A computed fold for a 99-nucleotide RNA, annotated as SAM riboswitch aptamer (S box leader). Its mean pLDDT, the model's own confidence on a scale to 100, is 80.
RNA sequence: CUCUUAUCAAGAGUGACGGAGGGAACUGGCCCUAUGAAGUCCGGCAACCGCGGAGAGCGGCGGUGCCAAAUCCAGCAGGUGUGACCUGAAAGAUGAGGA
Numbered sequence: 001c002u003c004u005u006a007u008c009a010a011g012a013g014u015g016a017c018g019g020a021g022g023g024a025a026c027u028g029g030c031c032c033u034a035u036g037a038a039g040u041c042c043g044g045c046a047a048c049c050g051c052g053g054a055g056a057g058c059g060g061c062g063g064u065g066c067c068a069a070a071u072c073c074a075g076c077a078g079g080u081g082u083g084a085c086c087u088g089a090a091a092g093a094u095g096a097g098g099a
Stems, first nucleotide, its partner, number of pairs: 002098007013042001015041003021032003026075004043067003048063004071091001076088005
């Protein structure tokens, strides 16, 4: 980088450093942010994989992951009771497996 597959409306900080951006990319919205963005550390959440224990779900150890808002929403297709809403797809993220 690519393929398969599962999941993506729950949950997670009154911390330290830092000092202006951030919410994947494009477009259009809508938001977060000096009452402190990104990032790092600590902390926490969770339970995909391995181990152990246990015996029908525990969260002890390890590998990841995650910690505003549905994956923030829409874009494509279909539908409905059409100022809007619903379903699906695409794209994306993460895990596991494969080439």